A computed fold for a 100-nucleotide RNA, annotated as THF (Tetrahydrofolate) riboswitch aptamer. It matches the Rfam family "THF (Tetrahydrofolate) riboswitch aptamer". On this family, see Ames et al., Chem Biol 2010: "A eubacterial riboswitch class that senses the coenzyme tetrahydrofolate". The sequence was found by an Rfam model in a public genome assembly. The coordinates come from a structure-prediction model, not an experiment, and the mean pLDDT is 76.

[in-house]
RNA sequence: CAGGGAGUAGAAACCGCGCGUUAAGUACCGUCGGAUGGGAGGUUGCCGACGGGCGAAGGAGCAUUUUGCUGUUCCGCGGUGCUGUUUCGCUACCGCCCUG
Numbered sequence: 001c002a003g004g005g006a007g008u009a010g011a012a013a014c015c016g017c018g019c020g021u022u023a024a025g026u027a028c029c030g031u032c033g034g035a036u037g038g039g040a041g042g043u044u045g046c047c048g049a050c051g052g053g054c055g056a057a058g059g060a061g062c063a064u065u066u067u068g069c070u071g072u073u074c075c076g077c078g079g080u081g082c083u084g085u086u087u088c089g090c091u092a093c094c095g096c097c098c099u100g
Base pairs, nucleotide, nucleotide: 001100002099003098004097005096010088011087012086013085014084016082017081018080019078020077021076028052029051030050031049032048033047034046038094039093041091042090058075059074060073061072062071063070
C1' cells in the first nucleotide's frame, strides 16, 4: 500500500424464572438528562427522571373462617420484566486482527 475480517448500543425468536390481572408494565406525546465498537465526533436507535393523553380478561379447583381488595394451584390474558442460547447489528476518520 492492497484485499479480507472482528467487536457497541440494541433488536427478533426460543427456553427458563418472575410480575400484573385490586392495571402496574408495554405502546404514544412533551421536557430534561445519560450511555452508545479501542480513540475523538455524531445520526438512527437505546436508557433514566418528571409530566400528559389513551387503555386491557378473566375462569376453574383447593384451603382458611379473620367471609376479605384472603392464601394457594391450574388454564388463560398482557404490543409485561429479567437471565441464558441462537441469529441479526453503527456512520466517516484513525486504531486492532489475518493475508499478500